RNAcentral holds the sequence, with entries from MGnify. A computed fold for an 84-nucleotide RNA from a soil metagenome, annotated as c-di-GMP-I riboswitch aptamer. Its mean pLDDT, the model's own confidence on a scale to 100, is 87.
RNA sequence: GAUAAUAGCACACUUACCGAAAGGUAAGGCCGCAAAUCCAUGGGCCUACGGGGAUUAUAUCCCUAUGGUCGCCAGGUUGCCGAA
Numbered sequence: 001g002a003u004a005a006u007a008g009c010a011c012a013c014u015u016a017c018c019g020a021a022a023g024g025u026a027a028g029g030c031c032g033c034a035a036a037u038c039c040a041u042g043g044g045c046c047u048a049c050g051g052g053g054a055u056u057a058u059a060u061c062c063c064u065a066u067g068g069u070c071g072c073c074a075g076g077u078u079g080c081c082g083a084a
Stems, first nucleotide, its partner, number of pairs: 001081001008033002013028006031071001038076002041074003044069003050064005
């Protein structure tokens, strides 16, 4: 970072499985992405099994990541091409 080229990834959705959930994995699918490769280090956001609290009440509500999200941002890291 281009009316370039060779490639790459795969949103939503569907099916199956895992999970308390958020979400993840696989197959299909292809919205898009110049890192939409990888990393949970900082921030944001999501969830609340468990723990704590509230409550007349085994209901319900509140708080909390050790869970998750890299296709939220920043940072780190690795990579393809070479016009202006």